c-di-GMP-I-GGC riboswitch aptamer from a Steroidobacteraceae bacterium, 78 nucleotides, folded computationally. It was read from a public genome assembly, where an Rfam model found it. The model forms 95% of the base pairs in the Rfam consensus.
[in-house]
């Protein structure tokens, strides 16, 4: 530098209860842990979802659906 089998030290937290906001998809807090090595940041592409519209479409949710960008901890063993 690479791999992320396996150490160590730490992190993040599915679904689920509860409370608040949102018409909703969802989202923030607390609880809780199924994962996660970017499950840390961006909707830039396709993707699914939700509202509104007769369509064309507009507004929007998800970064824990994938790609992409940008940023990063560790070093035990190869």
């Nucleotide at each position: 530098c690479a791999a992320g089998c396996c150490a160590a030290g730490g992190g993040c937290a599915a679904a689920c209860c509860c409370g608040c906001c949102g018409u909703a998809a969802g989202g923030c807090g607390g609880g809780g842990a199924c994962g996660c090595a970017a499950a840390g940041c961006c909707u830039c592409c396709g993707g699914u979802c939700u509202g509104a519209g007769u369509u064309u479409u507009c507004a929007g949710a998800c970064a824990g659906c994938g790609g992409g960008g940008c940023u990063g901890c560790c070093g035990g063993u190869u």